The prediction has a mean pLDDT of 82. This is a predicted structure of a 124-nucleotide RNA (FMN riboswitch aptamer (RFN element)) from Boudabousia liubingyangii. RNAcentral records the identical sequence in 2 taxa. Its Rfam family is "FMN riboswitch aptamer (RFN element)". Its family is annotated with FMN binding in the Gene Ontology.
[in-house]
């Protein structure tokens, strides 16, 4: 120093304006970006988790395990390396609500989570 094993602890963000009987949902113009990895720093590469959706399985639950769904990027330019940086223009965003259609409002959620990070203990 990895590595097993217990526990603790931390683990997602962002609005104005206009029209209207009514919109944080439409128009308009703004904002926002979870966790690992990468020859270099990513919402848009690769892989995950959140939501749903199925099978098992029990102790029947807001459970476990496993598996399916799950959205988006070019072009220049600098470099040994960049779809990551840098200069344009671009584009995406679960469910259920709602006097009206939601990434940003309320909810499920004082929730659950990839995961980081400590400490104890084991053992090379």
């Nucleotide at each position: 120093a990895a590595c097993g094993u217990g526990c603790a602890c931390c683990g997602g963000g962002g609005u104005c304006a206009g029209u209207g009987a009514a919109a944080g949902u439409c128009u308009g113009a703004a904002c926002c970006g979870g966790c690992g990895g990468u020859u270099a720093u990513a919402g848009u590469c690769c892989g995950c988790g959140a939501c749903c959706c199925g099978u098992u399985a029990c102790u029947u639950g807001u459970u476990a395990a496993c598996g399916g769904u799950u959205g988006a990027g070019c072009u220049g330019g600098u470099g040994g390396a960049a779809c990551u940086c840098c200069a344009g223009c671009a584009c995406c965003g679960a469910c259920g609500g709602u006097u009206a259609a939601a990434g940003u409002c309320c909810g499920g959620a004082u929730g659950g989570g990839a995961g980081g990070c400590g400490c104890a203990c084991g053992a090379u």